[in-house]
Predicted 3D model of a 114-nucleotide RNA (SAM riboswitch aptamer (S box leader)) from a Chitinophagales bacterium.
Rfam family: SAM riboswitch aptamer (S box leader). Rfam links the family to the GO term regulation of gene expression.
Its mean pLDDT, the model's own confidence on a scale to 100, is 80.
RNA sequence: AUCUUAUCAAGAAAGGCAGAGGGUAAUGGCCCUUUGAAGCCUUAGCAACCCCUACAAUUUACUCAAUUGUACGAAGGUGCUACUUCCAUCCUACCAGCGUAGGAAAGAUAAGUC
Numbered sequence: 001a002u003c004u005u006a007u008c009a010a011g012a013a014a015g016g017c018a019g020a021g022g023g024u025a026a027u028g029g030c031c032c033u034u035u036g037a038a039g040c041c042u043u044a045g046c047a048a049c050c051c052c053u054a055c056a057a058u059u060u061a062c063u064c065a066a067u068u069g070u071a072c073g074a075a076g077g078u079g080c081u082a083c084u085u086c087c088a089u090c091c092u093a094c095c096a097g098c099g100u101a102g103g104a105a106a107g108a109u110a111a112g113u114c
Base pairs, nucleotide, nucleotide: 003112004111005110006109007108008107013043014042015041016040017039021032022031023030026089027088028087029086044081045080046079049077050076051073053071054070055069056068057067058066059065085106090103091102092101093100094099
């Protein structure tokens, strides 16, 4: 940094340094924040994408292997630990309206890929 796929209503924080911002680039709203924001470090934790183990199915003449699924797990690679991705914005349906539901876009993370 390109593309593809999957997930995003659950879950999990203390300490140190630092010193004014932060929650998606923008707009609006709503919030967090000097009772200490961002960032960095340490420790702890959450989760289960990759992963570990077992079993089953499929491909294969068989083995190996691969893929898919299920269950268990958490050693390792990431990620995460206010608020639904904080909410809305664009489209569709419903509604007198306020709004409600679904989808898209954008974003985040993972795995693969360039």